[in-house]
RNA sequence: AGCAGGUUAGGUGGUCGCGCACGGCUUGCCGUGUGAGGAAAGUCCGAGCUCCGCAGGGCAGGGUGCUGGGUAACCCCCAGUGGGAGCGAUCCCAAGGAAAGUGCCACAGAAAGCAAACCGCCGGCCUCGGCCGGUAAGGGUGAAACGGUGAGGUAAGAGCUCACCAGUGCCCCCGGUGACGGGGGCAGCUAGGCAAACCCCACCUGGAGCAAGGCCAAAUAGGGGAAGAGAAGUCGCCCGCUUCGUUAUGAUUCCCGGGUUGGGCCGCAUGAGGUGCGGAGCAAUCCGCAUCCUUAGAUUAAUGACCAUCGUCCCGGGGGGGACUUGCGGUCGGGCCCCCGGGAACAGAACUCGGCUUAUGACCUGCU
RNA sequence: GGGCCGUUAGCUCAAUUGGCAGAGCAAGGGACUCUUAAUCCCUAGGUUGGAGGUUCGAUUCCUCCACGGCUCACCA
Repeated sequence: AGCAGGUUAGGUGGUCGCGCACGGCUUGCCGUGUGAGGAAAGUCCGAGCUCCGCAGGGCAGGGUGCUGGGUAACCCCCAGUGGGAGCGAUCCCAAGGAAAGUGCCACAGAAAGCAAACCGCCGGCCUCGGCCGGUAAGGGUGAAACGGUGAGGUAAGAGCUCACCAGUGCCCCCGGUGACGGGGGCAGCUAGGCAAACCCCACCUGGAGCAAGGCCAAAUAGGGGAAGAGAAGUCGCCCGCUUCGUUAUGAUUCCCGGGUUGGGCCGCAUGAGGUGCGGAGCAAUCCGCAUCCUUAGAUUAAUGACCAUCGUCCCGGGGGGGACUUGCGGUCGGGCCCCCGGGAACAGAACUCGGCUUAUGACCUGCU
Repeated sequence: GGGCCGUUAGCUCAAUUGGCAGAGCAAGGGACUCUUAAUCCCUAGGUUGGAGGUUCGAUUCCUCCACGGCUCACCA
């Protein structure tokens, strides 16, 4: 200098103040207890819970995408495989399919996906600088140009042929649960990139959210108008099932008008909980036993302010000590000791959990 | 609290199979005019809110942040 991991989120005392619970009485005060986080945040994922007549089938839509495991579940975590970055510790990867199909690849360039001839090379013709044909080895363009080297071959060339190398596909053997790895053989097969383009394949997926939802209180009214035979689903379409209604005492929908609070209680604080020990596992995690409740529950929304002191770190100043200098004298970055002054991160519950991401002070450990 | 949407020049807005970021107004200069306005011509002005990723290439596709709005006509 860097990489990885972990811990903590100042302590104690006093005064004043706030929310909640319990108790007391003189009924608005007193006493006791208790009172934010590692991210309470972003709302990015996944669940619990609640409701939507059922969440049934299909389409559409959405999501995930190497393998194995963990979990209530996940776009999470762990272990591995393959690829990539770095000298390294270590880190990163939406990492199925481009030899299913469609589409795109600007500009430049002759040509951008299967074929293609601008220059060059070779052959032929002739009016001698053009035409026709062959050629992807060379030049040039581009992010990307259709394997590489050498030899043969040829008019010149070309996997056209051969040897070696690289890659791909198929087959076989070995190892591994598997992704995959190692080895052998065959095929001249050489196949561009993009799927965070459409799409294909495999798997998953109903929707809405605690302002869900339930009860109570209060208030208004069973108001007026229009449409009406079908209507009712919490994304969309279709089918099935169920319920209501079907010629008006009319299901249901829309519009207008009026009213009540923005009221109280429940939901709502014991949970996929914490801590310790033991065991299984490389690990994530799981199992068993013991123990604890480790107590926030507000609703314009409490959890704060000040003082003293101790501790840690940082900044500034001074001194000691030390260093440089032959000495007097003078000078001095950091470290060590003492004194004085100043400063203390990000941020704040709102139904609850598991993750991810982002913000952030201090300390510790291991490694390069 | 929950849910949804937006961000491009000073202002208001465009930009589609991903391929040179543009228009109107405003600003500056010039012409016309005795002067101003109007009109005409010219010019400048951009980290497409920020960072990262996919891609040859990103305003556009993906991810994470920041800011703002819907505030009682998004909701009981």
This is a predicted complex of two RNAs, RNase P RNA and transfer RNA, with 444 nucleotides together.
Its mean pLDDT, the model's own confidence on a scale to 100, is 77.